[in-house]
RNA sequence: GCACAGCAAUGUGCCUAGAGCGGCGGACUGGUGAGUAACGCGUGGGUGAUCUACCUCGGGGCUGGGGAUAGCUCGUGGAAACACGUGGUAAUACCGAAUAAGUUCUUUUGACUUUGGUCGAAAGAGGAAAGGCGCGAUUGCGCCGCCCUGAGAUGAGCCUGCGUCCAAUUAGCUAGUUGGUGGGGUAAAAGCCUACCAAGGCGAUGAUGGGUAGCCGGCCUGAGAGGGUGUACGGCCACAUUGGGACUGAGAUACGGCCCAAACUCCUACGGGAGGUAGCAGCUAAGAAUAUUCCGCAAUGGACGAAAGUCUGACGGAGCGACGCCGCGUGGAUGACGAAGGCCGUGAGGUUGUAAAAUCCUUUUAUUGGGGAAGAAUAAGCGUGGGAGGAAAUGCCCGCGUGAUGACAUGAACCGAUGAAUAAGCCCCGGCUAACUACGUGCCAGCAGCCGCGGUAACACGUAGGGGGCAAGCGCUGUUCGGAAUUAUUGGGCGUAAAGGGCAUGUAGGCGGUUACUCAAGCCUGGCGUGAAAUCCCGCAGCUUAACUGCGGAAUCGCGUCGGGAACUGUGUGACUUGAAUCGUGGAGAGGGAGCUAGAAUUCCAGGUGUAGGGGUGAAAUCUGUAGAUAUCUGGAAGAAUACCGGUGGCGAAGGCGAGCUCCUGGCCAAUGAUUGACGCUGAGGUGCGAAAGCGUGGGGAUCAAACAGGAUUAGAGACCCUGGUAGUCCACGCCAUCAACGAUGUGCACUGGGUGUUGGAGCAGAAGCUUCAGUGCCGUAGCUAACGCGAUAAGUGCAACGCCUGGGGAGUAUGCUCGCAAGGGUGAAACUCAAAGGAAUUGACGGGACCCCGCACAAGCGGUGGAGCAUGUGGUUUAAUUCGAUGUACGCGAGGAACCUUACCUGGGUUUGACAUAUGGUGGAAUAUGGUAGAGAUAUCAUAGUCCCGCAAGGGAUCGCCAUACAGGUGCUGCGUGGCUGUCGUCAGCUCGUGCCGUGAGGUGUUGGGUUAAGUCCCGCAACGAGCGCAACCCCUACUGCCGGUUACCAACACAUAAUGGUGGGGACUCUGGCGGAACUGCCGGUGACAAACCGGAGGAAGGUGGGGAUGACGUCAAGUCAUCAUGGCCCUUAUGUCCAGGGCUACACACGUGCUACAAUGGUCGGUACAGAGUGAUGCGAAGCCGCGAGGUGAAGCAAAUCGCAGAAAGCCGACCGUAGUUCGGAUUGAAGUCUGAAACUCGAAUUCAUGAAGUUGGAAUCGCUAGUAAUCGCGCAUCAGCACGGCGCGGUGAAUACGUUCCCGGGGUUUGUACACACCGCCCGUCACACCAUCCGAGCUGAAGGUACCCGAAGCAGCUAGUUUAACCGGCAACGGAGAACGAUUUCUAAGGUAUGUUUGGUAAGGAGGGUGAAGUCGUAACAAGGUA
Repeated sequence: GCACAGCAAUGUGCCUAGAGCGGCGGACUGGUGAGUAACGCGUGGGUGAUCUACCUCGGGGCUGGGGAUAGCUCGUGGAAACACGUGGUAAUACCGAAUAAGUUCUUUUGACUUUGGUCGAAAGAGGAAAGGCGCGAUUGCGCCGCCCUGAGAUGAGCCUGCGUCCAAUUAGCUAGUUGGUGGGGUAAAAGCCUACCAAGGCGAUGAUGGGUAGCCGGCCUGAGAGGGUGUACGGCCACAUUGGGACUGAGAUACGGCCCAAACUCCUACGGGAGGUAGCAGCUAAGAAUAUUCCGCAAUGGACGAAAGUCUGACGGAGCGACGCCGCGUGGAUGACGAAGGCCGUGAGGUUGUAAAAUCCUUUUAUUGGGGAAGAAUAAGCGUGGGAGGAAAUGCCCGCGUGAUGACAUGAACCGAUGAAUAAGCCCCGGCUAACUACGUGCCAGCAGCCGCGGUAACACGUAGGGGGCAAGCGCUGUUCGGAAUUAUUGGGCGUAAAGGGCAUGUAGGCGGUUACUCAAGCCUGGCGUGAAAUCCCGCAGCUUAACUGCGGAAUCGCGUCGGGAACUGUGUGACUUGAAUCGUGGAGAGGGAGCUAGAAUUCCAGGUGUAGGGGUGAAAUCUGUAGAUAUCUGGAAGAAUACCGGUGGCGAAGGCGAGCUCCUGGCCAAUGAUUGACGCUGAGGUGCGAAAGCGUGGGGAUCAAACAGGAUUAGAGACCCUGGUAGUCCACGCCAUCAACGAUGUGCACUGGGUGUUGGAGCAGAAGCUUCAGUGCCGUAGCUAACGCGAUAAGUGCAACGCCUGGGGAGUAUGCUCGCAAGGGUGAAACUCAAAGGAAUUGACGGGACCCCGCACAAGCGGUGGAGCAUGUGGUUUAAUUCGAUGUACGCGAGGAACCUUACCUGGGUUUGACAUAUGGUGGAAUAUGGUAGAGAUAUCAUAGUCCCGCAAGGGAUCGCCAUACAGGUGCUGCGUGGCUGUCGUCAGCUCGUGCCGUGAGGUGUUGGGUUAAGUCCCGCAACGAGCGCAACCCCUACUGCCGGUUACCAACACAUAAUGGUGGGGACUCUGGCGGAACUGCCGGUGACAAACCGGAGGAAGGUGGGGAUGACGUCAAGUCAUCAUGGCCCUUAUGUCCAGGGCUACACACGUGCUACAAUGGUCGGUACAGAGUGAUGCGAAGCCGCGAGGUGAAGCAAAUCGCAGAAAGCCGACCGUAGUUCGGAUUGAAGUCUGAAACUCGAAUUCAUGAAGUUGGAAUCGCUAGUAAUCGCGCAUCAGCACGGCGCGGUGAAUACGUUCCCGGGGUUUGUACACACCGCCCGUCACACCAUCCGAGCUGAAGGUACCCGAAGCAGCUAGUUUAACCGGCAACGGAGAACGAUUUCUAAGGUAUGUUUGGUAAGGAGGGUGAAGUCGUAACAAGGUA
């Protein structure tokens, strides 16, 4: 709620919802990976040592009773959770009883097997049950259940072989530990538990402790072997807040059950309670970061149920996320000698780019509309066919047909409509590595995987354009494997790169000669079982394809088991002699230990002789000596070491061993015979030996000599050198245990061309010598090696076992352990930091390495500089400016000439298409000349004169102004953007190439070597042969000469003239001039030399070995110099950084330097007289004669475009005179006066002249320059520049020396070689302390956590035991009371979580302070190393 009954209250029945009793399931599914290094997992076995609900197939049974209790009723307590009491009730709930087999237990026993197995026999004991529904009805039948039992299936338990991470800086662990016996316990074996007994068990094949971790199928990678990994899917395990515990149950010690303890959270009335998302969603926090509090049980699966069905965050779906994989699109075609825009380019043009636009198409996708599979199989029910059985019916079994149900889903697919419509990004472009330009920036900002980019031209940063790659993605980060043969099993190494143990002996282990048989462990082979599925691979198939999915095959390389084989390894047995060893013969030796002895030297002591030094050094001093040293002689003492022999000779395992003799003793070698019979090799640990120094105890102590002292050296000298000197050096005993303990080369065995020494043997031989064994050296073949090198003494080729290495630094450090008396040794990290560290060889450069050679490099000389005054340049300073550049190779340089100009600088005044160029447009005027005014001038303005060419004209052209526009202009910056030019090494003799050869290569050879040269010059030799740039030569000047020519030069002969002169005629001889030639080439002779090149000497010759001089400058070096000669990229300025003008400055002046001039005087000065050049130059010029002036100069005007004229007198020299060593008759600065010249103009700021003045300076410190012959030195002359101005520069001639033994040294250069840690190349590199900053580490008084251990205390819950204190329906006895059995509670015992106390251990965090380490652009001090690194 409905129906019925009732007057009604109410009752009855059914349906539904909920609660309760009962059954089954909550041990599955789902989640997580904390723990676990374990039988946890994987794999293969065992269970004769076991269990298994539901399910399947068999057999048997289901008799008859009893007492309770939820719910319910009525109460009580509590805030709640919940609890308690009273009354009464049911069952498939619970409890006795009966019966029971092939069930269980005990005893006895048979057979077959063998751990407690199977099949039997006998006796005893124990142990069952439940009904419900449907049908038909006379007993019954059917279905679902229930009980006992057998078997199966499934699942589980336990045991076990093998496999399963890291470190030995974890080496010893263990008391229920290992085993046995008895007992207990479990489903079940077992120390699983307990009592007793025994003393075992595990471990270098890694125990124990520590760290880390869930394991696997698989996944990623890789050629593979491997390496990494364990997300998702699947199997196993473990866990469920942390820890403990049991109950129930077939199964749990139970994720969503219980109890206890602890932490946390929540509720509370403070008394007490509740909770466990590592289920699905969701929230918070942490974090770089990770999703929806979705839909549905439609499918698959599960639980329950007879079923319908219920439940199911399992699952199926959807949502979010490009997180991954796969597919598709963002349009297609045509479209320019190619739009615009962008970018690049000086421009031409290129590029974006058929790209766009435009035209014609298409419609996947998108939007919109329509339509719409498959996923659903069947269940109940209905209909129907067949079958078994039954008396029959329901029912049962096998089908057929029909027959509900869709979360996804407004889905997929499909059909229209619209319209190119809705849809492209990211990274990169220096190399690796595909892809380039511009601008911006300027060691900034930034980039960067590695190398590395960025400091004004960035292909590397940022942007743009262009390009490359991938694409709904792209790029970065992180991680793993790969490349990486860079841990090397496949598949590495160890002489010098990291790496052979210092050496031996030997344990375990590994490996092992010949032969016969045996076994079958390894090995080979076949069958069977297993190796889950998924994945991977191959094939086929399903979604349009693919991803994805399905099916089949293959694979799963493993394990187990049963057979077969016997070569090899192995096992066992037997034998052998060649490996190994033993004995006999001979031999060499600094092998070891002990004792004894010897001479030389040293020092000391004593004595003699003797006298002033000795000693020591680069030089000295300390020291020693007149108190007698050193020297020398004699005697003595002490200790240590053993000259010659002595030798890449010997011995030893290595360290090491050196006078002689004796004793003891080890090893080795050769030849030969015998014996044993594999006895062998290597060797983790272990053990022994082990230089020097050092340590302990006791001796000894001559020499030498750390420390120390003194003296030197030095900036210093805690060193090198010197004088002393103690430990020590020596001996005995005991420690130490290291080294460049090296051949930087471990041991053993075998094999593989030679040559030549040497030591010890043997054989042959007359000898020379040959052969052979064992050592020890050198050179070399093949081979090896990165190269160097090794090369029968291997670093060659193999085998065996061992040690060691894995980038540099930190670091052989810290810490732990261990050894040591100590010093210290052994073992031995990490953090952090760097992109190298290293080896061998090459080319250079360098060396206080070597050798050879050259040069005015030194030396030998001559003259200077540095000192003075002046000139000039520079620095510095100053200034408004003192313009700029040059700085080792600048400094009398750019500049070959600053009063203005120059001129770039400063001050002031102007100007802006400009002082100058080109072009266009407009406009005006010829150009031009002269003058006036203002002004410092630039300039402004005015006036006058003048009026071009063509053309009839219009107009055009040229030219000059003005306006406008493009542009001009810049001595502004960058020489570190550049060209060109130049300097320097250096006029040094070098620098290279082609081909060949050698080397993996860099590279070498050639080019080195022997000679020679000025020379890479030439000769010879040579794996080189040739060639180029350099050298030399060719060119110019000069020295000799021939020919030709001959004016302005010349003048021999002839002539003229003169005082004289080539002055004149003339000449073409000479000089000279200028053109062409010749000549010199080591050609000739002698010598040396290699039969060469060449050198030395000589002859001849004008000249002799390049005759002298010039020009000429290889490859390169110095980012050398110059943007200011010029040119030029880029940047900057544009009414100024351009341009014009006036004045100033470049000329300053405390000072410093460079280069010069003039001097300091007598080889001189002054005065007078007198002689001889060359080369130049002259028209806006040189300017004669004459005259004037002291002179500069003036005047004058002849001549000359110059072998004609002028400049133009050359000077030193020579002749003569004076001066007489003095600041002068030296020297001339400075200053005064006067005049001269140039020039618009000499004030700042010219030169010369005259007179006067008359400074410093008397030969120059340290240091330093030039020059080797017509040179130095000295003397004058000319020219360029230029109006004027020259002590500078460039030229010219005159006079005219000295010296060179020589190459030791300084400097520079060339060649060879050597070392190198240098390569920016020694101005290199580089070490340590200290100071500063940062980083990580170590020690550390302590403080504070965690972990696990031991001992003890306390001891919850709970199981088990024990207990009769309390309570007690069923069963038993009893009439009953009551008693018994059993049970519950309580109490108690063992065990025991958490907790507490004590103790030591391990491991974190933190820390005053201490220590070293690393890193850092410029700090301080020294200079240790690299070269002979200045002391190897």